[in-house]
Order: sequence, then C1' cells, then structure tokens
RNA sequence: CGAAUAGCUCAGUCCGGUAGAGCAGCGCCCUGAAAAGGCGUGUGUCACAGGUUCAAAUCCCGUUUCGGCC
Repeated sequence: CGAAUAGCUCAGUCCGGUAGAGCAGCGCCCUGAAAAGGCGUGUGUCACAGGUUCAAAUCCCGUUUCGGCC
C1' cells in the first nucleotide's frame, strides 16, 4: 500500500437507500438408466468491534488475518 461479500472465483464501496453474477449444489423434466440439455431454487453476522445517520457492505475510528513494496 492492497485485499477480506454465498461452498468456490468475484462484482457492488468512488456517489449511503431491497445484497448480486458465474461456477458448484439441490428439486423437477427428459432417458431403459446415465451424461448432456431445459426449467426452477440463495439458505450470506458483507473479517471483528465501536461511532455517525431516518437508513451503513459502502462514511469515520480501532483491531484481526492474508498478500505486496521499502
């Protein structure tokens, strides 16, 4: 200095206003049975704690973990 958001990989943070995408998973259809394909389906303390605000993943303060540089 950067990162931490779904099982995994990541958007969203700039500019506060219903938490999302792909993959995976699950259910159904299809098949003699599978694979492939089609339809449907999100279960998350937005790392932790405090503050500001009508309202915080987002702003402010502190902390933890990981990575990089001097």

This is a predicted structure of a 70-nucleotide RNA (transfer RNA) from uncultured Candidatus Pelagibacter sp.
The organism belongs to Candidatus Pelagibacter, within Bacteria.
Its Rfam family is "tRNA". The family's RNA type in Rfam is transfer RNA. Rfam links the family to the GO term triplet codon-amino acid adaptor activity. Rfam describes the family as follows. Transfer RNA (tRNA) molecules are approximately 80 nucleotides in length.
The prediction has a mean pLDDT of 81.
The RNAcentral record of the sequence draws on MGnify.